Annotation
The RNA shown here (transfer RNA) has 72 nucleotides and comes from an Armatimonadota bacterium. Its Rfam family is "tRNA". Rfam links the family to the GO term triplet codon-amino acid adaptor activity. NCBI's taxonomy places the organism under Bacteria, Bacillati, Armatimonadota. The RNAcentral record of the sequence draws on ENA.

RNA sequence: GCCCCUGUAGCUCAAUGGAUAGAGCGACCGCCUCCUAAGCGGUAGAUCCAGGUUCGAUUCCCGGCUGGGGUA
Numbered sequence: 001g002c003c004c005c006u007g008u009a010g011c012u013c014a015a016u017g018g019a020u021a022g023a024g025c026g027a028c029c030g031c032c033u034c035c036u037a038a039g040c041g042g043u044a045g046a047u048c049c050a051g052g053u054u055c056g057a058u059u060c061c062c063g064g065c066u067g068g069g070g071u072a
Stems, first nucleotide, its partner, number of pairs: 001071005007065001010025004018055001027043005048064002051061002
């Protein structure tokens, strides 16, 4: 250089073109407890960037970027 895969919350992962993008862990607040842990309830937090298709895009298409793999 070329080919393939990947990118969603602080981390690990869901979401087959359609309602408000969900879960676990973590953070914070509260309940419980003599205290801590555990347990229970709650809150905040995300679609890599820019275009396109579509009534509607995390999803499909084009380009770029990041990471991984293959190839001489």